Annotation:
RNAcentral holds the full RNA, with entries from SILVA. Small-subunit ribosomal RNA, 5' domain from a metagenome, 527 nucleotides, folded computationally. The coordinates come from a structure-prediction model, not an experiment, and the mean pLDDT is 83.
[in-house]
Context: one part of a larger RNA
RNA sequence: GAUUGAACGCUGGCUGCAUGCUUAACACAUGCAAGUCGAACGGCAGCGCGGGGAGCUUGCUCCCUGGCGGCGAGUGGCGGACGGGUGAGUACAACUUAGGAAUCUGCCCUUUAGUGGGGGACAACACGGCGAAAGCCGUGCUAAUACCGCAUACGCCCUUCGGGGGAAGCGGGGGAUCUUCGGACCUCGCGCUAAAGGAUGAGCCUAAGCCGGAUUAGCUUGUUGGUGGGGUAAAGGCCUACCAAGGCGACGAUCCGUAGCUGGUCUCAGAGGACGAUCAGCCACACUGGGACUGAGACACGGCCCAGACUCCUACGGGAGGCAGCAGUGGGGAAUAUUGGACAAUGGGCGAAAGCCUGAUCCAGCAAUGCAGCGUGUGUGAAGAAGGCCUGCGGGUUGUAAAGCACUUUCAGUAGAGAAGAAAAGCCUGGGGUUAAUAACCACGGGUCUUGACGUAACCUACAGAAGAAGCACCGGCUAACUCCGUGCCAGCAGCCGCGGUAAUACGGAGGGUGCGAGCGUUAAUC
Numbered sequence: 001g002a003u004u005g006a007a008c009g010c011u012g013g014c015u016g017c018a019u020g021c022u023u024a025a026c027a028c029a030u031g032c033a034a035g036u037c038g039a040a041c042g043g044c045a046g047c048g049c050g051g052g053g054a055g056c057u058u059g060c061u062c063c064c065u066g067g068c069g070g071c072g073a074g075u076g077g078c079g080g081a082c083g084g085g086u087g088a089g090u091a092c093a094a095c096u097u098a099g100g101a102a103u104c105u106g107c108c109c110u111u112u113a114g115u116g117g118g119g120g121a122c123a124a125c126a127c128g129g130c131g132a133a134a135g136c137c138g139u140g141c142u143a144a145u146a147c148c149g150c151a152u153a154c155g156c157c158c159u160u161c162g163g164g165g166g167a168a169g170c171g172g173g174g175g176a177u178c179u180u181c182g183g184a185c186c187u188c189g190c191g192c193u194a195a196a197g198g199a200u201g202a203g204c205c206u207a208a209g210c211c212g213g214a215u216u217a218g219c220u221u222g223u224u225g226g227u228g229g230g231g232u233a234a235a236g237g238c239c240u241a242c243c244a245a246g247g248c249g250a251c252g253a254u255c256c257g258u259a260g261c262u263g264g265u266c267u268c269a270g271a272g273g274a275c276g277a278u279c280a281g282c283c284a285c286a287c288u289g290g291g292a293c294u295g296a297g298a299c300a301c302g303g304c305c306c307a308g309a310c311u312c313c314u315a316c317g318g319g320a321g322g323c324a325g326c327a328g329u330g331g332g333g334a335a336u337a338u339u340g341g342a343c344a345a346u347g348g349g350c351g352a353a354a355g356c357c358u359g360a361u362c363c364a365g366c367a368a369u370g371c372a373g374c375g376u377g378u379g380u381g382a383a384g385a386a387g388g389c390c391u392g393c394g395g396g397u398u399g400u401a402a403a404g405c406a407c408u409u410u411c412a413g414u415a416g417a418g419a420a421g422a423a424a425a426g427c428c429u430g431g432g433g434u435u436a437a438u439a440a441c442c443a444c445g446g447g448u449c450u451u452g453a454c455g456u457a458a459c460c461u462a463c464a465g466a467a468g469a470a471g472c473a474c475c476g477g478c479u480a481a482c483u484c485c486g487u488g489c490c491a492g493c494a495g496c497c498g499c500g501g502u503a504a505u506a507c508g509g510a511g512g513g514u515g516c517g518a519g520c521g522u523u524a525a526u527c
Stems, first nucleotide, its partner, number of pairs: 001527004006523005013374006019367002021332001026330003030327003035078003040075002043071002047069003050065007085285003095209006103202002108198008116150001118148002125140006156165003169190006177184002211257003218248003223245008260282004264275004287308005310321004338364001340363003346360001347358004377407004387398004411468001413463004421454001426448005432442002471516005476497003482511005492499002
């Protein structure tokens, strides 16, 4: 000099864009952060509508009724493995780069073949019981895209070559024909089953790179290799039995300490050095330790089980919980924000869709924490005013500075006006595809109708008036900037050299000056 997720002191006008617990992976009150689908299902607690009945104050109350819109709880499906947080652990099973073969992959895309006919349950519900609660138990009824057989199987998988494995329906529309008036039948869409390929995602293997310590020199028995077996989606001591005695190491094994890694960031002419906040990729973790279940995917932050510590409830028998999600609280600390708004946009989950959910996200609030921009006026003005300070008492300086005169009005203020972020979806319609079909559905085009948290926003116009807006550090040398007074080795200063003991440009104050400026200094840290 440059830099910082900074802090402290003094000071502080505006705007934009960023950033904001680096410490206790300490403990957490409260609210929210993952739901959705009635076009899978039985139903109907509540709300609204319709129908029926009763009372009567004739427009209210009560009762019945799933008939309709819908829908709490329940069965079922998909999603809760993403998104969000943190950096404890990990010196290597991580990460980075380059390769590899023995694998899986829900939703999505392309293609092929199908989707027939049955059965028995369990919730909800009803009844009964236990418990303070959390909750649990018994009996009975019932539906399904829940569960289980059967038939079918081009191709596919396993095989001891005999054989074995695998399907589900729901919704929209309809001219003939049939009809028990439900529908059959046809067709379209969504689903389901099996198979092939793709895409995406994931698992595994190899090599090289990857901090300090030798005051750590030897380490290793599933250890190193083989065979048989098991296990996995998959290779493999991954596991097991037997056999062999190997494997690693001064090119630093093992041990100890420290640490998430990278793209990058800071600095530097470069080479290097230091760091790894925000943003992006990967990894690991979710009170601590262990375990599996479900599932395409987890050994699962807001799932389950066990153990432990802690906190809470309790009728003392027993139960409940996990902010390293967003806010917020206590604590620690030099130190780090609101218990805000909205799903309008982007994206995600579910759904045919409307839509619902979304502390992801987009915004707003707080903070000079940083960067950038703007302003605090402009011109003129010598009687060189007054005052201050210095003085050799003549004057010098503050100083065109002020006053005065003439202008301007950025920003802030008040009033008005006001884009873009909005594309869609929906509705109407045109031709096309599909179809027996002019219906329905699908993609495309045209028209129409709305949807904004931010937002009293941006931008623009008008109004008034210089009006509301400057400080901080330094002035002995390094280092730009000097005098007076006070003090008297005292009080004090100080980055280094060093100042101060009666004329201190070095301490304190004043006048003046220098530097930077909404900041300026100090401290800490890196180059």
Rfam family: Bacterial small subunit ribosomal RNA.